RNA sequence: AGAGUUUGAUCCUGGCUCAGGACGAACGCUGGCGGCGUGCUUAACACAUGCAAGUCGAACGGGGGUAGCAAUACCCUAGUGGCGGACGGGUGAGUAACGCGUAGGUAAUCUGCCCUCCGGUGGGGGACACCAGGCCGAAAGGCCUGCUAAUACCGCAUACGCUCUUUGGCUGAGAUGCCAGGGAGGAAAGGUUUACUGCCGGGGGAUGAGCCUGCGUCCGAUUAGCUAGUUGGUGGGGUAACGGCCCACCAAGGCUCCGAUCGGUAGCUGGUCUGAGAGGACGAUCAGCCACACUGGAACUGAGACACGGUCCAGACUCCUACGGGAGGCAGCAGUGGGGAAUUUUCCGCAAUGGGCGCAAGCCUGACGGAGCAACGCCGCGUGGGUGAUGAAGGUUUUCGGACCGUAAAGCCCUUUCAGCUGGGAAGAAACAAAUGACGGUACCAGCAGAAGAAGCACCGGCUAACUACGUGCCAGCAGCCGCGGUAAGACGUAGGGUGCAAGCGUUGUCCGGAAUUAUUGGGCGUAAAGCGUACGUAGGCGGCCUUAUAAGUCGGAGGUUAAAGACCGGGGCUCAACCCCGGGAAUGCCUUCGAUACUGUGAGGCUGGAGGGUGGCAGAGGAAGUCGGAAUUCCCAGUGUAGCGGUGAAAUGCGUAGAUAUUGGGAGGAACACCAGUGGCGAAAGCGGACUUCUGGGCCAUUCCUGACGCUGAGGUACGAAAGCCAGGGGAGCAAACGGGAUUAGAUACCCCGGUAGUCCUGGCCGUAAACGAUGGACACUAGGUGUCGGGGGUAUCGACCCCCUCGGUGCCGGAGCUAACGCAGUAAGUGUCCCGCCUGGGGAGUACGGUCGCAAGGCUGAAACUCAAAGGAAUUGACGGGGACCCGCACAAGCGGUGGAGCAUGUGGUUUAAUUCGAUGCAACGCGAAGAACCUUACCAGGCCUUGACAUCUGGGGAACCCUCUGGAAACAGGGGGGUGCCGCAAGGAGCCCCAAGACAGGUGGUGCAUGGCUGUCGUCAGCUCGUGUCGUGAGAUGUUGGGUUAAGUCCCGCAACGAGCGCAACCCUCGUCGUUAGUUGCCAGCAGGUUAAGCUGGGCACCCUAACGAGACUGCCGGUGACAAACCGGAGGAAGGUGGGGAUGACGUCAAGUCAUCAUGCCCCUUAUGGCCUGGGCUACACACGUGCUACAAUGGCGCGGACAACGGGAUGCAAGACCGCGAGGUGGAGCGAAUCCUCAAACCGCGCCCCAGUUCAGAUUGCAGGCUGCAACUCGCCUGCAUGAAGUCGGAAUCGCUAGUAAAUGCGGAUCAGCAUGCCGCAUUGAAUACGUUCCCGGGUCUUGUACACACCGCCCGUCACACCACGAAAGUUCGUCACGCCCGAAGUCGCUGGGCUAACCGCUAGGGUUAGGGGCGAGCAGAUGCG
Repeated sequence: AGAGUUUGAUCCUGGCUCAGGACGAACGCUGGCGGCGUGCUUAACACAUGCAAGUCGAACGGGGGUAGCAAUACCCUAGUGGCGGACGGGUGAGUAACGCGUAGGUAAUCUGCCCUCCGGUGGGGGACACCAGGCCGAAAGGCCUGCUAAUACCGCAUACGCUCUUUGGCUGAGAUGCCAGGGAGGAAAGGUUUACUGCCGGGGGAUGAGCCUGCGUCCGAUUAGCUAGUUGGUGGGGUAACGGCCCACCAAGGCUCCGAUCGGUAGCUGGUCUGAGAGGACGAUCAGCCACACUGGAACUGAGACACGGUCCAGACUCCUACGGGAGGCAGCAGUGGGGAAUUUUCCGCAAUGGGCGCAAGCCUGACGGAGCAACGCCGCGUGGGUGAUGAAGGUUUUCGGACCGUAAAGCCCUUUCAGCUGGGAAGAAACAAAUGACGGUACCAGCAGAAGAAGCACCGGCUAACUACGUGCCAGCAGCCGCGGUAAGACGUAGGGUGCAAGCGUUGUCCGGAAUUAUUGGGCGUAAAGCGUACGUAGGCGGCCUUAUAAGUCGGAGGUUAAAGACCGGGGCUCAACCCCGGGAAUGCCUUCGAUACUGUGAGGCUGGAGGGUGGCAGAGGAAGUCGGAAUUCCCAGUGUAGCGGUGAAAUGCGUAGAUAUUGGGAGGAACACCAGUGGCGAAAGCGGACUUCUGGGCCAUUCCUGACGCUGAGGUACGAAAGCCAGGGGAGCAAACGGGAUUAGAUACCCCGGUAGUCCUGGCCGUAAACGAUGGACACUAGGUGUCGGGGGUAUCGACCCCCUCGGUGCCGGAGCUAACGCAGUAAGUGUCCCGCCUGGGGAGUACGGUCGCAAGGCUGAAACUCAAAGGAAUUGACGGGGACCCGCACAAGCGGUGGAGCAUGUGGUUUAAUUCGAUGCAACGCGAAGAACCUUACCAGGCCUUGACAUCUGGGGAACCCUCUGGAAACAGGGGGGUGCCGCAAGGAGCCCCAAGACAGGUGGUGCAUGGCUGUCGUCAGCUCGUGUCGUGAGAUGUUGGGUUAAGUCCCGCAACGAGCGCAACCCUCGUCGUUAGUUGCCAGCAGGUUAAGCUGGGCACCCUAACGAGACUGCCGGUGACAAACCGGAGGAAGGUGGGGAUGACGUCAAGUCAUCAUGCCCCUUAUGGCCUGGGCUACACACGUGCUACAAUGGCGCGGACAACGGGAUGCAAGACCGCGAGGUGGAGCGAAUCCUCAAACCGCGCCCCAGUUCAGAUUGCAGGCUGCAACUCGCCUGCAUGAAGUCGGAAUCGCUAGUAAAUGCGGAUCAGCAUGCCGCAUUGAAUACGUUCCCGGGUCUUGUACACACCGCCCGUCACACCACGAAAGUUCGUCACGCCCGAAGUCGCUGGGCUAACCGCUAGGGUUAGGGGCGAGCAGAUGCG
């Protein structure tokens, strides 16, 4: 410090997720030791039991005990009394508050114990507990009578400026403060003992506390108004003290958008965690403050409480009870139940520290000091060290060679921390000596034994460090995100190995970080989310130049404070560390004070440049009202006129003989204003268009006369605001939602057509929205240019206008820097700056719901959440696609010829059938395809009979030649027997080949996977394309090159060009055909010569010709003319056998289709192993209601038949081709000349000539069937081919649709070959005869190039929207119903405090005998108020 994830790829925006740190944690697996910490975050839920606050006999009387004969001494103590139970300890419910923090104030206060100073402590009195007696009660407890002490209680005396009152003075802003004087009032307690200690009054201090103030302190505006003691005053009451704290009266105030009130949440802080910091989150332990003590209320006592272990009342709960009544409060320490994912011992000790009481000894102390439990956290240590290669065994893996675990182990040599055992043994203890240790026989030290007792957890697809095997087979499962798993999973499970941490490791939860993803530091708003539709303007924010004053902001110095702990730095102590101790600095803040005055603020004075005004001009669809005009549509009247009009892609509905449309004249009415008109003008926007008149707003230019900062923006607010819509009243020609009809269509609630109502128009009033857009808020300033246009001014020139130059304002285009993710913007900024406002923070849910508010309504404004997704997006790139565009090819269409589709048959396929009909191929690109040949074999299928080391390979052992003939059983395989036969090499051991037997390693599989593969093949496509290097451009994907202008069959070539070159393709090189030459002359040929036959190159001879087969030549746009950019090239021509790639073939770029093939072969993995292997017989692959493909033969006269006659080429032939001859009607047979073949074998047919047929299901066609034969073969039944005779079917040119072909081609004709015993209408070849047509590229199909749009990229067979059905989830609404909380009104009302009134009681004191008074006098009248009873 970043990374993963949107895409085919890219850049950007943007969310989600991860790596880090932390924790009072919990859970899973595991667990050796020690130190130091920490440990109910939930139910402020309920609590059994024990303990947690007592102490003082030196305040007091009494009682008891011990010692003593006693006096007495000592000890204990229920009660009176004093001090303490307001501290310490717990908890965080409440509290958004002066509660807390911080800084101040108290001239408005109190303070027990403590310290210090001054003064005092005289003299009396009367009670009440305890106790005794009596009584009530179950108890708790209570009542009556009587006795008694005090440091308990009460008078009296005395007293200080102590309190009250009053006079004067001082300080001060202010007097209640201080000083001096007068008057009035107020104290005390003794104890032990001889020195202290108490007590009372007063002054001061210290400590603690109360109150007040400035500032700070969470979320919600879908909470906007709140308030009656409310705000203030006067006078009282009350308090330690100010105060509406309380009361009476008076006034009507107080708070609030700088967020009152209300709702929700929360103890606050020092600090803790995180972060670079700013910040964010938190507020356990420790420390400060606050609040609370079962819930609510209340006061008493006291220096202090409204009191955790006090009191009273009410309530809930629990317990006791004799039912009458009582008792209780763990949020103290332990502990229990409960809740919960979850949090400890009913331990030891007061030895230390601290606290209460006491003169003290001492007592008390669950504060505290310790121990225990818990890996809960942090820190430290150990589980051994060295050596050791046959790299052991074993495990895993393997390409079988090996590799890894691995120096790891064993073995050998050492060490002994920790744990264990034995011995020794602290500090903590301080005070005057002694005594005093819970921890603890602990820490620590020494010794002993022995490698001995001590390693796990997570992970290993990317992020992220670490890989293989097996199992599983979208199952089981994993998963933080992206995503893995559908038969070879590095992602699931296990194993081996590895990686990371380590007494821990992972998971979960939470916080901060990364996240600049709320942006102060530090973001944005043209298109990604985001500029209010526009203006005016309130508050607020911001604001020109000069002078001066001030010093609030600002800056500097000094002082105070910012507790301790923590954090940081330095040092020290436990062996180190954690931990602890000491010192230092810091603590950004607040306060006080002194100073500075540039900037900001404020006051004062001035200025003119901002702003506004005056004067003179100018342009304009700016606004409102009124008047007028013509064209057109429609309607009405009349004329002319006749059969249609209208409308459409084509029609129909519609109108029209009752006279339309058309046309002429006249009239009515409403709406809108052609041309001018422009990227032009005006307006804030919405918007504004005939002409004229009236009223009226704004702008621009010139002038520089006036004012003197008067300005900019603008939360709320107000006004304007297209269209549609709403209300009321008019108006209504045209147009036209809805609606009706006609068409279109599968449908057509649409598009098209015929009609047509609201509305559109006017007046008044609402609505308040829009893609209200420049998707760009307003103002000001600055920052290269060029070029239009509108309005004004100036200059030059001119007679003048124009032209030209300058300038101000508006409106456009192009473009530089700069900016931008890119597109683009660019003086009209999206550049550079300043000020102000509005708005955004992932997509969906949703601009929805609820609430509020506005509206007549429609609806507007404001505006969520649950849930859900891992994206949603912007711009640009490359492809693909388009019923987008441009250009160009191809038998693609068109033009033509012949077919298919109809018939019969052949063949393949689907389907069906079957024991089996083996398998594969399935749009083009499967279907006469694998198969170039299924009767057995083939053969993989079926049935049956058999074999199990096997039909086949290698190895081991034994035997035997091999092999041939033959018999029996059997369908054969096979089984059993007989006979013959003794091989080759050999240095004589043996070996090689073949056969048989046995055992085991192994064989075997046409079993699966072509989606695990190799190889081969099809296809786009013989299409012209596909790429690379370097350079350049772009942030990048990528582009350029390869685009463009021409041209070509071609990315073929030329030219141009930020490209220059290159590769794979194209072409050429190869084969073949066409012409010629050379060489060669048999088996080929025969011109001339000779011989010769019935005939024939048959013979001699020859190699000229044909031919054969090898090598050459030839063609290159080379030449001429024209066109063209003078290019490439094209057109025409000459010559030539051939001319513009001469025809044909071979040759197939990068790639696509998970195309085809595991059954040619090879091959990974899986599967079978007396069978999924092997042998045999028979059957099947040949089935047959059907459907399709490919073919053959036809339907006839361009033909059929008969007779006669003519002309090929490629090829094949020795288990072969076979002539002549003979036999047979024929297939064929007999026979065998010749030929391993330019020698021998193989009639070419269509064609030609002559004849017959005469348009007919025929002398066409030949299916089917019968009979008789032939051939091959072990064998033609299932199931071959051929021949003869007989039979003669469908069929008379084929619906929709569809195929091939552009020249030696189509069509027609025959011939050969492969396979093969036999079996082609198929296939591969060959020659013979030999056409027609192409205007052209609109259309169909396929393809190429450029361009455009795209939300597609599995790429249009794409993507994607909505309804419905079923299930589930979440959220909303819902008649109502229930609960909680808050608020308001009213009623009842405990304890308690204060007041008033009445009754009663009373020791001290007074009075003096009445128990009378208790009073700052008493009595009378009495408004008002309250009120029982009675009456009305």

A computed fold for a 1432-nucleotide RNA from a groundwater metagenome, annotated as small-subunit ribosomal RNA. Model confidence (mean pLDDT): 85 of 100. The RNAcentral record of the sequence draws on SILVA. It matches the Rfam family "Bacterial small subunit ribosomal RNA".